[in-house]
RNA sequence: AAAGACAAAGGCGAUGGGGCUCGCCUUAACCGCUGUUUUCACAGCUGAUAGCUCCUACCGGAUC
Numbered sequence: 001a002a003a004g005a006c007a008a009a010g011g012c013g014a015u016g017g018g019g020c021u022c023g024c025c026u027u028a029a030c031c032g033c034u035g036u037u038u039u040c041a042c043a044g045c046u047g048a049u050a051g052c053u054c055c056u057a058c059c060g061g062a063u064c
Stems, first nucleotide, its partner, number of pairs: 009026005016055006032045005
């Protein structure tokens, strides 16, 4: 100097926050889907969760 392992800690799971649980990553994990298109790009669609739950935002309906 490089590589590997372990520990601690941290980060991530298509749009916000809290709690619990699960999984993944060590510079990676992660960065949704459909159609057209060689690609770039263009058009359209669902969901605030990885899962459960609560709050907030958004959308639809009803009542006052």
The prediction has a mean pLDDT of 77.
This is a predicted structure of a 64-nucleotide RNA (Fluoride riboswitch aptamer (crcB RNA motif)) from a Bacillota bacterium.